[in-house]
Molecule: transfer RNA
Organism: bacterium
RNA sequence: AGGCGUGUAGCUCAGUGGGAGAGCAUCUGCUUGACGUGCAGAGGGUCGGCGGUUCAAUCCCGUCCACGCCUACCA
Repeated sequence: AGGCGUGUAGCUCAGUGGGAGAGCAUCUGCUUGACGUGCAGAGGGUCGGCGGUUCAAUCCCGUCCACGCCUACCA
């Protein structure tokens, strides 16, 4: 320098155009002599930034940023 992939809740991830979700974690209640387990419920997200396409974008396109991998160059 070029190419590819990843970026979504505190963590690990799903979601390929119209409702933003799961598991774990956190909080509350029930259960227990108590803790844990179990059950029920709740909170928590400007979907990496900007722009574009579209009636409508987490999703498609462009660009930038961060991280990872591969190739090339230098030595």